[in-house]
RNA sequence: UCAAAUCUUCGGGGUGAGGUGAGAACCCUCAACCGGUAGUGAAAGCCUACGAGCCCUGAGCUUGUCGAAGGGUAGAUUCGGUGGAAUUCCGAGGCCGACCGUUUAGUCGGGAUGAGAGAAGAUUAAA
Numbered sequence: 001u002c003a004a005a006u007c008u009u010c011g012g013g014g015u016g017a018g019g020u021g022a023g024a025a026c027c028c029u030c031a032a033c034c035g036g037u038a039g040u041g042a043a044a045g046c047c048u049a050c051g052a053g054c055c056c057u058g059a060g061c062u063u064g065u066c067g068a069a070g071g072g073u074a075g076a077u078u079c080g081g082u083g084g085a086a087u088u089c090c091g092a093g094g095c096c097g098a099c100c101g102u103u104u105a106g107u108c109g110g111g112a113u114g115a116g117a118g119a120a121g122a123u124u125a126a127a
Stems, first nucleotide, its partner, number of pairs: 001127001004124007015031005032107002034097002036050004045095002053073005060066001061064001077093005099110003
């Protein structure tokens, strides 16, 4: 230094005012705010892939608010500039956001003190 095994820690952010109304941080108006992980000739919410979410099947066992594994679903970007190289930087404009609850929610409450892509570190024996 590289790969392997085991273990430890870390690992999702964000709203106000006014209006209507019996009731709205959910509707309407105005003005804000937020962006998991890895990759990509150069830094990405909207390029590629992954995770999370949701739906289906389900080995297994301790029969559960359990669950290996598999399948499905899953949003959104343009123009100009610089450059060898950028849908990633700079400038301008635009767009998107699971499920359950509640007057219809990216920002409130909840599953979640959860799970997890992965990140960092430690140890071991070997080359």
This is a predicted structure of a 127-nucleotide RNA (FMN riboswitch aptamer (RFN element)). Of the family's consensus pairs, 100% are formed in the model. Its mean pLDDT, the model's own confidence on a scale to 100, is 83. It was read from a public genome assembly, where an Rfam model found it.